[in-house]
Predicted 3D model of a 517-nucleotide part of an RNA (large-subunit ribosomal RNA, domain I) from Natrinema longum.
The full RNA is in RNAcentral, with records from ENA.
Its Rfam family is "Bacterial large subunit ribosomal RNA".
The source organism's lineage runs through Archaea, Methanobacteriati, Methanobacteriota, Halobacteria and Natrinema.
The prediction has a mean pLDDT of 82.

Context: one part of a larger RNA
RNA sequence: CCAGCUGGUGGAUCGCUCGGCUUGAGAGCUGAUGAAGGACGUGCCAAGCUGCGAUAAGCCUGAGGGAGCCGCACGGAGGCGAAGAACUCAGGAUUUCCGAAUGGGAAUCCCCACCGCAAUUGCUUCGCGCAAUGGGGAACGUCGAGAAUUGAAACAUCUUAGUAUCGACAGGAAAAGAAAGCAAACGCGAUGUCGUUAGUAAUGGCGAAUAAACGCGACAGAGUCCAAACCGAAGCCUUCACGGGCAAUGUGGUGUUCGGGCUGACUCUCAUCAGCGGAAACGCGACGCGAAGUCUCUUGGAAUAGAGCACGAAACAGGGUGACAGUCCCGUACCGUCGACGAGUAUGCUGUGCGUCAGUCCCAGAGUAUCGGGGGUUGGAUAUCCCUCGUGAAUAUCGCGGGCAUCGACCGCGAAGACUAAACACUCCUCAAGACCGAUAGCGAACAAGUAGCGUGAGCGAACGCUGAAAAGCACCCCACGAAGGGAGGUGCAAUAGGGCGUGAAAUCAGUUGGCG
Numbered sequence: 001c002c003a004g005c006u007g008g009u010g011g012a013u014c015g016c017u018c019g020g021c022u023u024g025a026g027a028g029c030u031g032a033u034g035a036a037g038g039a040c041g042u043g044c045c046a047a048g049c050u051g052c053g054a055u056a057a058g059c060c061u062g063a064g065g066g067a068g069c070c071g072c073a074c075g076g077a078g079g080c081g082a083a084g085a086a087c088u089c090a091g092g093a094u095u096u097c098c099g100a101a102u103g104g105g106a107a108u109c110c111c112c113a114c115c116g117c118a119a120u121u122g123c124u125u126c127g128c129g130c131a132a133u134g135g136g137g138a139a140c141g142u143c144g145a146g147a148a149u150u151g152a153a154a155c156a157u158c159u160u161a162g163u164a165u166c167g168a169c170a171g172g173a174a175a176a177g178a179a180a181g182c183a184a185a186c187g188c189g190a191u192g193u194c195g196u197u198a199g200u201a202a203u204g205g206c207g208a209a210u211a212a213a214c215g216c217g218a219c220a221g222a223g224u225c226c227a228a229a230c231c232g233a234a235g236c237c238u239u240c241a242c243g244g245g246c247a248a249u250g251u252g253g254u255g256u257u258c259g260g261g262c263u264g265a266c267u268c269u270c271a272u273c274a275g276c277g278g279a280a281a282c283g284c285g286a287c288g289c290g291a292a293g294u295c296u297c298u299u300g301g302a303a304u305a306g307a308g309c310a311c312g313a314a315a316c317a318g319g320g321u322g323a324c325a326g327u328c329c330c331g332u333a334c335c336g337u338c339g340a341c342g343a344g345u346a347u348g349c350u351g352u353g354c355g356u357c358a359g360u361c362c363c364a365g366a367g368u369a370u371c372g373g374g375g376g377u378u379g380g381a382u383a384u385c386c387c388u389c390g391u392g393a394a395u396a397u398c399g400c401g402g403g404c405a406u407c408g409a410c411c412g413c414g415a416a417g418a419c420u421a422a423a424c425a426c427u428c429c430u431c432a433a434g435a436c437c438g439a440u441a442g443c444g445a446a447c448a449a450g451u452a453g454c455g456u457g458a459g460c461g462a463a464c465g466c467u468g469a470a471a472a473g474c475a476c477c478c479c480a481c482g483a484a485g486g487g488a489g490g491u492g493c494a495a496u497a498g499g500g501c502g503u504g505a506a507a508u509c510a511g512u513u514g515g516c517g
């Protein structure tokens, strides 16, 4: 120096998984009755997590449950439980302090006291008397404000992009929505979403790029109410009542595009709206019932293995049990009970009245429609939508639209008022599944994880899984300065399974053996 062997160090590999990830279903708000989130407490011993709140790992009631129990956490001590505990579900009580924080102030603490709705609103008997709002929520939604990097191979219009970000507000969904719509000479018949139309029409320093709609096919389907004409107090709120208030600047009736009103004639209560009463199924949650070997032999520490003989199956999904279990345990299939949801939905009942004909010519949303100037936005081009300044109609014999303007015809429709379920978006949450990961992977986090640590701060942000079937977790003795370590011994199938303990690779270290020199 090389190689081997015996050990050490180290923690790869293999196996495992109380954790993640993705997809699909379900479910979806909360708060002044004080939330979300925190602080501080709370246990016999108690640092952390979890639970709980001075009634403080808990109190009460009901239902289930069942012989054990006093969380993680298997220890010591002491208790509870057949007078039914623990545990699960539902309901109730308690619920410190901060926090929208709301009597006043404040670094989670104090102060006043004749105990306070602070602020902003509504009603009001004018007394905070009765009420409302405020804050939070992972993403999704509507509205408002709104970049730049980038691309254009530079850059300014353009693009990135109405994106990121910020603000306001709402709901379990939101938004939209019942044609002054499309279409094209045929017709359709609210809206939304998905597929297609289509990277097409169109826009565009016609560059880079951007980019629809009709139609067709699906999901789901649902339609209504005012203003006015006409009638004119017939009405509404409050109160036990009396009374009071609102209301002719119109409560109420009628009525709403198949136009309506009014007048007259006919018909008979099938629509709609309002009210009353009010299901069920699927699925979900908590449960109940739930078949059939623990037979013989062998190996083994242990049988679920091998051999032999049986049995169940509307159940051979899965998990556990000392090795691989249909028949040991929990379950599973079928069946059943209760509950919430479904849903104040469907069906039903009551009231209202749908409708036809003729006449009348009363009503039908104004600084609106239209047009012009300037902007933003859009695929919208002369022909998108919106804002702003100006101009400014008509009245159903009227008006708007039909992607240039104007005129006529034709076709479609009735603006300037309002509401509306379902179908679709998302995933804080629950469940199920996986040709997803398996501890340098998978969430940052399988472990004390948004922890330890870092930073003035905004914020940044780890690592750490596995004894054994069962603690049986090494009594007693010896060495020893020993709560270290070792020997011997015991347990165990195994201790080279000895508490960071399954397997235990490599680099590497020591000892030893051999070879070469």
Base pairs, nucleotide, nucleotide: 001515002514003513004512005511006510007509008508014502015466016465019437020436021434022433023432024431025430026429027427028426029136030135037098038097039096040053041052042051044076045075048072049071059092060091061090062089063088064087068080069079070078103111104110105109112116119133120132121131122130123129140171141169142168143167144166145165151158155205181188182187192219193218194217195216196215202210203209223419224418225417226365230253231252234251235246236245237244238243259363260362261360262359263358264357265356266355273351274350275349276348284339285338286337287336288335293309294325295308296307297306298305310327311326312316318330319329320328371390372389373388374387375386376385398414399413400412401411402410453460454459473501477487478486479485